[in-house]
Molecule: transfer RNA
Organism: uncultured Methanobrevibacter sp.
RNA sequence: GGGCCCAUAGCUUAGCCAGGUAGAGCGCUCGGCUCAUAACCGGGAUGUCAUGGGUUCGAAUCCCAUUGGGCCCA
Repeated sequence: GGGCCCAUAGCUUAGCCAGGUAGAGCGCUCGGCUCAUAACCGGGAUGUCAUGGGUUCGAAUCCCAUUGGGCCCA
């Protein structure tokens, strides 16, 4: 220098191909259960979908650029 992949909740991640309500597990929190704790059961909160722009009625998803990380070639 060139190519490819990844970035979504505190953590690990699904959803992206093929646009139409942003989800799960763990964690946190409240309650139940228990003599009590853990486990278990029920409820709840938390998201700049990396950033900027474009396309579209509508973008986490498609397109472009940028940032950060990883792999390969030279």